Context: one part of a larger RNA
RNA sequence: GAAUGAACGCUGGCGGCAUGGCUAAGACAUGCAAGUCGAACGGGUUAAGUGAUAGAGUAAUCUUGAACUUAACUAGUGGCGAAAGGGUGAGGAAUAGAUAGGAAUGUACCCCGGUCUUUGGGAUAGCGUCGCGAAAGCGGCAGUAAUACCAAAUAAUGUAGUUUACUACCAAAGAUUUAUCGGACUGGGAGCAGCCUAUCUCCCAUCAGCUAGUUGGUGAGGUAAUGGCUCACCAAGGCAACGACGGGUAGCGGGACUGAGAGGUUGACCCGCCACAUCGGGACUGAGACACUGCCCGGACCUCCACGGAGGGCUGCAGUAACGAAUAUUGGGCAAUGAACGAAAGUUUGACCCAGCAAUGCCGCGUGUAGGAUGAAGCCCCUCGGGGUGUAAACUAUUGUCAGGUCCUAGAAAGUCUUCGGAUUGAUCAGGACCAGAGGAAGCCACGGCUAACUUCGUGCCAGCAGCCGCGGUAAUACGAAGGUGGCUAGCGUUAUUC
Numbered sequence: 001g002a003a004u005g006a007a008c009g010c011u012g013g014c015g016g017c018a019u020g021g022c023u024a025a026g027a028c029a030u031g032c033a034a035g036u037c038g039a040a041c042g043g044g045u046u047a048a049g050u051g052a053u054a055g056a057g058u059a060a061u062c063u064u065g066a067a068c069u070u071a072a073c074u075a076g077u078g079g080c081g082a083a084a085g086g087g088u089g090a091g092g093a094a095u096a097g098a099u100a101g102g103a104a105u106g107u108a109c110c111c112c113g114g115u116c117u118u119u120g121g122g123a124u125a126g127c128g129u130c131g132c133g134a135a136a137g138c139g140g141c142a143g144u145a146a147u148a149c150c151a152a153a154u155a156a157u158g159u160a161g162u163u164u165a166c167u168a169c170c171a172a173a174g175a176u177u178u179a180u181c182g183g184a185c186u187g188g189g190a191g192c193a194g195c196c197u198a199u200c201u202c203c204c205a206u207c208a209g210c211u212a213g214u215u216g217g218u219g220a221g222g223u224a225a226u227g228g229c230u231c232a233c234c235a236a237g238g239c240a241a242c243g244a245c246g247g248g249u250a251g252c253g254g255g256a257c258u259g260a261g262a263g264g265u266u267g268a269c270c271c272g273c274c275a276c277a278u279c280g281g282g283a284c285u286g287a288g289a290c291a292c293u294g295c296c297c298g299g300a301c302c303u304c305c306a307c308g309g310a311g312g313g314c315u316g317c318a319g320u321a322a323c324g325a326a327u328a329u330u331g332g333g334c335a336a337u338g339a340a341c342g343a344a345a346g347u348u349u350g351a352c353c354c355a356g357c358a359a360u361g362c363c364g365c366g367u368g369u370a371g372g373a374u375g376a377a378g379c380c381c382c383u384c385g386g387g388g389u390g391u392a393a394a395c396u397a398u399u400g401u402c403a404g405g406u407c408c409u410a411g412a413a414a415g416u417c418u419u420c421g422g423a424u425u426g427a428u429c430a431g432g433a434c435c436a437g438a439g440g441a442a443g444c445c446a447c448g449g450c451u452a453a454c455u456u457c458g459u460g461c462c463a464g465c466a467g468c469c470g471c472g473g474u475a476a477u478a479c480g481a482a483g484g485u486g487g488c489u490a491g492c493g494u495u496a497u498u499c
Stems, first nucleotide, its partner, number of pairs: 001499004006495005013365006019358002021323001027320002030318003035080003040077002043074008054063003087276003096201007105193003110189008118152004127143001128141005158169005174181002202248003209239003214236008251273004255266004278299005301312004329355001331354003337351001338349004368398004378389004402440001404435005415424003443488005448469003454483005464471002
């Protein structure tokens, strides 16, 4: 000099764009953060319509209201999603990351093909009823639906086996507003994911030897798949001063800061990958997890309890106490972008878009402009003559940025609905016109040398200053104050850290 996710002191007008728990991966009250589909299913509730039956009436008609139809809503079964999005960096020095390759794999949704979509069956939730419990919830009985479940049939282009034409085996579900949307098997693609290899990736040798599934083979098991991944047998190997093994530290990269570069330092925000979700372990479901707001077990901690038992997990968004030098609102909206579901309308979305707070940073603007005295007053210095503050002020003229006030309005709009004329959708913000009037808007640090900027008074090795050299013991340009001056400016200094 440059830089920072900064903090502290003094000061502080406006706007735009960014950024904001670096410490306790310590603990969390409360609310929200993952739903959706009635065009898969049987019900239920409400409303409207038709209306069997029964009753009243001489009749018209009125009452009753089984059953059916339509519409809206939805607890349950079922489907898809919940493995994404969001957070954090504890662990991890290689089971990770980066780069370059590879073969023995899987794949829901999406795209392009091929062939099918046949016949049956038994349950179960909800609902009803009975009962237990403080609650969480649980149990018995009877009946019920499906794109839920099961069986049978069909069977190649698929799989397997002998082997090159044979054998064996495997499936399905319907809905509808009649336009379609689905279901099963299978071939290919895209994207995604799993696996393997090479090279590189911090410090310590005051860590020198390490290893027994260890290294390799055969066979088997297991997996979507290769493989000591696992197991039986056989061999005795494998790694290591080109640093094995051990200890410490650490998420990695794109990048960021600095520097002429080489390099050094770093990994906040944004993007890619990895890991984790109170601590430890486990599997289930599924195309995909060994699953942040799923399940089971154990530990610690917390909550409720009628003491018999039950419940919880903010390293999601806000917010709380604690810790700390230190870090924000328990805000608005799904209008846009994206995601899930749905045929769609649409619903949900603390992702996201916005607003709020903070000079935390960068950038822009303003606090007026022009004239105005041999130069007011005040203050400071003085050789008492004068000099400085200083065109600065007053005063005159003028402008109207920003802030303030009144009013107006577009775009974003692509979409959706539609009677095809049109109608409708913005949380938030920008823009325009006018009004008034210099009015509401300047500080901080330094002035001995380095280093731009000096005098007076006070103090008297005291009080104090200080980055280094060093100042202060009676004339201190170095302490404190004042006047003046220099520098930067909505900031200025200090501290910390990096180059």

This is a predicted structure of a 499-nucleotide part of an RNA (small-subunit ribosomal RNA, 5' domain) from a metagenome.